[in-house]
Context: one part of a larger RNA
RNA sequence: GUCCGCGAGUCAUUGUAUGCAGCAAGGUUAAUCCAUAUCCAUGGAGUAGCCGAAGCGAAAGCGAGUCCUAACCGGGCGCUCAAGUUGCAUGCGAUGGACCCGAAGCUGAACGAGCUACCCAUGGCCAGGAUGAAUCUCCGGUAACACGGAGUGGAGGUCCGAACCAGUGCACGUUGAAAAGUUCUUGGAUGAGCUGUGGGUGGGAGCGAAAGACUUACCAAGUUCAGUGAUAGCUGGUUCUCCUCGAAAUAUUUUUAGGAAUAGCCUGCGUGAAUACUCGUUCUGGAGGUAGAGCACUGACUGGACUAGGGCCCUUACCGGGGUACCAACGCCAUUUAAACUCCGAAUGCCAGAGCAGCUACACGUGGAGUCACACUGUGGGGGAUAAGCUUCAUAGUGGAAAGGGGAUGAGCCCGAACCGCCAGUUAAGGCCCUUAAAUGCCGCUAAGUGCUAAAGGAUGUGAGACUGCUAUGACACCGAGGAUGUUGGCUUAGAAGCAGCCAUCAUUUAAACAGUGCGUAAUAGCUGACUCGUCGAGUGGUCUCGCGCCGAAAAUAAUCGGGACUAAGUGGCAUGCCGAAGCUGCGGAUGCACCCGGCAACGGGUGCGUGGUAGAGGAGCGUUGUGUGGGGAGUGAAGGGCGAGCGUAAGCGAACCUGGACCGCACACAAGUGAUUAUGCGGAC
Numbered sequence: 001g002u003c004c005g006c007g008a009g010u011c012a013u014u015g016u017a018u019g020c021a022g023c024a025a026g027g028u029u030a031a032u033c034c035a036u037a038u039c040c041a042u043g044g045a046g047u048a049g050c051c052g053a054a055g056c057g058a059a060a061g062c063g064a065g066u067c068c069u070a071a072c073c074g075g076g077c078g079c080u081c082a083a084g085u086u087g088c089a090u091g092c093g094a095u096g097g098a099c100c101c102g103a104a105g106c107u108g109a110a111c112g113a114g115c116u117a118c119c120c121a122u123g124g125c126c127a128g129g130a131u132g133a134a135u136c137u138c139c140g141g142u143a144a145c146a147c148g149g150a151g152u153g154g155a156g157g158u159c160c161g162a163a164c165c166a167g168u169g170c171a172c173g174u175u176g177a178a179a180a181g182u183u184c185u186u187g188g189a190u191g192a193g194c195u196g197u198g199g200g201u202g203g204g205a206g207c208g209a210a211a212g213a214c215u216u217a218c219c220a221a222g223u224u225c226a227g228u229g230a231u232a233g234c235u236g237g238u239u240c241u242c243c244u245c246g247a248a249a250u251a252u253u254u255u256u257a258g259g260a261a262u263a264g265c266c267u268g269c270g271u272g273a274a275u276a277c278u279c280g281u282u283c284u285g286g287a288g289g290u291a292g293a294g295c296a297c298u299g300a301c302u303g304g305a306c307u308a309g310g311g312c313c314c315u316u317a318c319c320g321g322g323g324u325a326c327c328a329a330c331g332c333c334a335u336u337u338a339a340a341c342u343c344c345g346a347a348u349g350c351c352a353g354a355g356c357a358g359c360u361a362c363a364c365g366u367g368g369a370g371u372c373a374c375a376c377u378g379u380g381g382g383g384g385a386u387a388a389g390c391u392u393c394a395u396a397g398u399g400g401a402a403a404g405g406g407g408a409u410g411a412g413c414c415c416g417a418a419c420c421g422c423c424a425g426u427u428a429a430g431g432c433c434c435u436u437a438a439a440u441g442c443c444g445c446u447a448a449g450u451g452c453u454a455a456a457g458g459a460u461g462u463g464a465g466a467c468u469g470c471u472a473u474g475a476c477a478c479c480g481a482g483g484a485u486g487u488u489g490g491c492u493u494a495g496a497a498g499c500a501g502c503c504a505u506c507a508u509u510u511a512a513a514c515a516g517u518g519c520g521u522a523a524u525a526g527c528u529g530a531c532u533c534g535u536c537g538a539g540u541g542g543u544c545u546c547g548c549g550c551c552g553a554a555a556a557u558a559a560u561c562g563g564g565a566c567u568a569a570g571u572g573g574c575a576u577g578c579c580g581a582a583g584c585u586g587c588g589g590a591u592g593c594a595c596c597c598g599g600c601a602a603c604g605g606g607u608g609c610g611u612g613g614u615a616g617a618g619g620a621g622c623g624u625u626g627u628g629u630g631g632g633g634a635g636u637g638a639a640g641g642g643c644g645a646g647c648g649u650a651a652g653c654g655a656a657c658c659u660g661g662a663c664c665g666c667a668c669a670c671a672a673g674u675g676a677u678u679a680u681g682c683g684g685a686c
Base pairs, nucleotide, nucleotide: 001686002685003684004683005682006681011096012095013094014093015092016091017090018089019088020087021086022085023084026051027050028049032045033044034043035042036041055062056061065077066076067075068074099237100236102234106227107226108225109224110223111222117201118200119199120198121197122196123195124194125193126191128160129159130158131156136151137150138149139148140147164188165187166186169184171182172181203219205215206214240621241620242619243618244617245616250263251262252261253260254259264371265370266368267367268366269365270364271363272362276360277358278357280356281355282354283353284352285351286350292344293342294341298338299337300336302334303333304332307328309327310326311324312323313322314321315320374399375398376397377396378395379394380393381392382391383390404415405414406413419589420588421587422586424585425584426583430579431578432577433564434563435562439576440575441574442573443572444571445570451566457551458550461548462547463546464545465544466543467542468541469540470539479534480533481532482531484508485507486506489503490502491501514529518527519526590611591610592609593608594607595606596605597604598603622675624672625671626670627669628668629667630666632664633663640659641658642657646653647652
């Protein structure tokens, strides 16, 4: 892991609601006793007690009243209109382990120092080598000591290094040879050394050269058993079927925030309502200060003129006076702005009334819940960075609890709500070249594979439109020619001659020609432009708007619109088709509710509206074991096992045949150890 078996809302007492039954202003017995009986038990007695029929008061007490009070024409609780009680069943609550499994822990009593820590007693062990302290002897030396030298000697938590003890570093080992080891290497190795045997100290205690180490392979409190089914607002699991309805993720409070209680929302039952109710719609009447707008208030804010006050400058002995390209109040004229501004002010929504329409979706009472982590999308806001698959409100939708079609793929987007069956039809969103069901016609645009990501900004891309300049008295562009004179204008300057700079910018000759547009020179020169003529012969410039394109455009394993591919099979518009879903329709069937017809009823027929569904409420059933009653089956083969025709909407039922070899169905009731793919479930087999 698989298979088989086991495995979780029970029981007692009590409260409450509902159903059924008995009796009823009453209902009911408990213990106990008697009789019968093989047991379980059955029948009878038993009125103690309990509930109800009356309440009020703390009570005495009074009583349809009573209490408060000195008292009530007052107030509180009652009376007057409603029957209870006992039993059985079911739902839920309470007390108990209370649906099942699960802690870490707490407490008590025992058992442990054969491991290990420390201690006590008594024993044992440490190859070999090295170093060479004190002492002593001799010699030297000293006044004597000291001191020096040689020898002797053999000290030391001395040195090197086996046994022994330890465990430094790497590797191996990691389902190991081993629940801590092995090889190599390394530290100590006469010492605070190692070790045998016997003994001692223990659980909030021991022992500890101290690491919270060790106390028999996991010690910040050992192990075993008991209290014990500790507790677990936590996790997991909780077993047959079908039918009806169907939520919530909110408010308030909470040592509360992943838990609760009450309300909200769901469900069963009962009652009431039609002069009622309200999803929608029309009209009428309301309240209101949002969007917008505005500046009349409160603030913010720009400019101007005017002009207090101030600064600065000048003048002045003082008083004062003057100036001001400085700052600037109030008021004035224009301008901007606000969630906490408003002279104004919608649309929606909300409230009320009336009408229409409606599938009653309503209200109250009562039994049972679940829900209190919500998610995304659109819209209006706050927070954030006008960030987030961000966060927090409001509002609507969807998901949650919703399958189907579309979006290549996708909880929350678009279309649309699946009772069952059909090899029928028709549509929605979205599509119609192939993948892949279905398409044609017409008018435009795009050349970028744009389509099939993106900005500021940039550009003689291209199409459409509007306005406008010039133009057959000849435009625009090329080309030919001219582009002059006073004059090198004046000033400045070393120079300044159209062309460093400043001032002026005239006049003449002209078809035209600037006191000069740019390049250029030291300054001239030179080139060019404006301007004019000629040539040519029809359009040529500018501004604005709109459509579609271009650049801007960089990411790490080849890329891509889902792919192939496409110049339409891209894109804008028009037209007509088609495909396309569990939508809608058609045919057949089932079922819930309401109504109608028939029927005593069960039921049958018809019409209308329904039949997605998690938590959850309600209803109806299937099956298992046993009991009672009835009626049956079985060696001519029971149960069980195999296979399984066939039947039923499902749980399920089940002929025949094989096996098996002795018990077992069915009907109606009753009682439960009553249903398992899941609990890292438990046991067994493989």

This is a predicted structure of a 686-nucleotide part of an RNA (large-subunit ribosomal RNA, domain II) from a Kiritimatiellia bacterium.
Lineage of the source: Bacteria > Pseudomonadati > Kiritimatiellota > Kiritimatiellia.
It matches the Rfam family "Bacterial large subunit ribosomal RNA". Gene Ontology terms of the family: structural constituent of ribosome and ribosome.
The prediction has a mean pLDDT of 85.